[in-house]
RNA sequence: GCGGACGACGGCGAUGGAGCUCGCUGCAGCGCCCCUUGGGCUGAUGGCUCCUACUGACCG
Numbered sequence: 001g002c003g004g005a006c007g008a009c010g011g012c013g014a015u016g017g018a019g020c021u022c023g024c025u026g027c028a029g030c031g032c033c034c035c036u037u038g039g040g041c042u043g044a045u046g047g048c049u050c051c052u053a054c055u056g057a058c059c060g
Base pairs, nucleotide, nucleotide: 009026010025011024012023013022016051017050018049019048020047021046031041032040033039034038
């Protein structure tokens, strides 16, 4: 100096924030459908919980 393994730390997991947890990574990540130069659709989570925004219904 290079490579590998493990640990720690950081980061990432289709639209915001936080906690916990899982996986991945040092680069992880950037949804689905169609008649595809465009048109249509779902969701603020990887998962669970809370907050914010948005959407639908009902009541006052």
Molecule: Fluoride riboswitch aptamer (crcB RNA motif)
Organism: Actinomycetes bacterium